[in-house]
Context: one part of a larger RNA
RNA sequence: GUAUCACUAAGGAACUCGGCAAAAUUGCUCCGUAACUUCGGGAUAAGGAGUGCCUUCCGUGUGUAGCUCGCUUUUUGCUGAGUCAAGCAUGGUAAGGCUUCAAUAAAUAGGCCCAACCGACUGUUUAACAAAAACACAGGGCUCUGCGAACUCGUAAGAGGAAGUAUAGAGUCUGACGCCUGCCCAGUGCUGGAAGGUUAAUGGGAAGGGUUAAUCGUAAGAUGAAGCUCUGAACUGAAGCCCCAGUAAACGGCGGCCGUAACUAUAACGGUCCUAAGGUAGCGAAGUACCUUGUCGGGUAAAUUCCGACGUGCAUGAAUGGCGUAACGAGUUGGGCGCUGUCUUGGUGAUAUACUCA
Numbered sequence: 001g002u003a004u005c006a007c008u009a010a011g012g013a014a015c016u017c018g019g020c021a022a023a024a025u026u027g028c029u030c031c032g033u034a035a036c037u038u039c040g041g042g043a044u045a046a047g048g049a050g051u052g053c054c055u056u057c058c059g060u061g062u063g064u065a066g067c068u069c070g071c072u073u074u075u076u077g078c079u080g081a082g083u084c085a086a087g088c089a090u091g092g093u094a095a096g097g098c099u100u101c102a103a104u105a106a107a108u109a110g111g112c113c114c115a116a117c118c119g120a121c122u123g124u125u126u127a128a129c130a131a132a133a134a135c136a137c138a139g140g141g142c143u144c145u146g147c148g149a150a151c152u153c154g155u156a157a158g159a160g161g162a163a164g165u166a167u168a169g170a171g172u173c174u175g176a177c178g179c180c181u182g183c184c185c186a187g188u189g190c191u192g193g194a195a196g197g198u199u200a201a202u203g204g205g206a207a208g209g210g211u212u213a214a215u216c217g218u219a220a221g222a223u224g225a226a227g228c229u230c231u232g233a234a235c236u237g238a239a240g241c242c243c244c245a246g247u248a249a250a251c252g253g254c255g256g257c258c259g260u261a262a263c264u265a266u267a268a269c270g271g272u273c274c275u276a277a278g279g280u281a282g283c284g285a286a287g288u289a290c291c292u293u294g295u296c297g298g299g300u301a302a303a304u305u306c307c308g309a310c311g312u313g314c315a316u317g318a319a320u321g322g323c324g325u326a327a328c329g330a331g332u333u334g335g336g337c338g339c340u341g342u343c344u345u346g347g348u349g350a351u352a353u354a355c356u357c358a
Stems, first nucleotide, its partner, number of pairs: 001353008010344002014342001019339001027051005036041001038176001052098005057092006066083004070078002099103001111337007118329002123135002139174007151160003177324004182254003187251002189247005196242003203235001207231005214223003255273005282316001283313001294310005
């Protein structure tokens, strides 16, 4: 020096991103216990008091001797019944006393409170840097599926689904509970419709090309049947798409400008443009707010954090759920009490090791 421990005057978070770490609390008995609440909780809430040993005292249980009774003709006897000194066990109040700095004397054994956010909860997760607000969850919704089910695996046979049958199974979203869940079907999906348009292979075969028997020609060459062969128009032709409807707890979306009230300001009101419809109830500088340390209030001597409001929401908003919410959380944020070597600010000691010498 390092690691692990122990102690520390006065102060007590001044440390620090942050009370990280440490300290403190801790058992049992008794008293006492708030807001809030889904009436179960919250709760070991919080906050107090006691705690060892000895003597006396008061109970309880067991219960011997004794006493009373019963049986036995008496003596005697009875593991007979009742009541019970003692003893033993156990509990408690009160009084007194003993010792120590200290009595759950060592060890083991919650720190607590207030407020906010997120997630209802118990659970699950990145084996070996993340345990969470992520996943799951009970509950809620939508869609598909009539059974050789839908769906999944497999080329298939076949298998799972299921030895189940719509109170079932599959997919997907949301996520206890309470109050609720607004408007838009123009776009993209999905479902339904079938009049018209478009549309493949197929069928069809108009027409054209190649080849050449033959004919014509002095020749060059021209015409050119059948067969073979290469193309191939009209016409026929389903779903789909175009088209017409429905559907948002389907994917998603939810405006701008101008004017106006008897101070000013603001605009219940009016005009105009655009749209499928122009954001409703709620909440809101938010885990979402750029400007921003917004403004006001609270808390502090002093706070870019925090809490309560306001709303001018860069860019909130309703199952991509909105807003509340008791209980719960090794979650996140702010404040307080207690406590402390975190610090002011150092110091001392122990064990192990490094290191030096031998």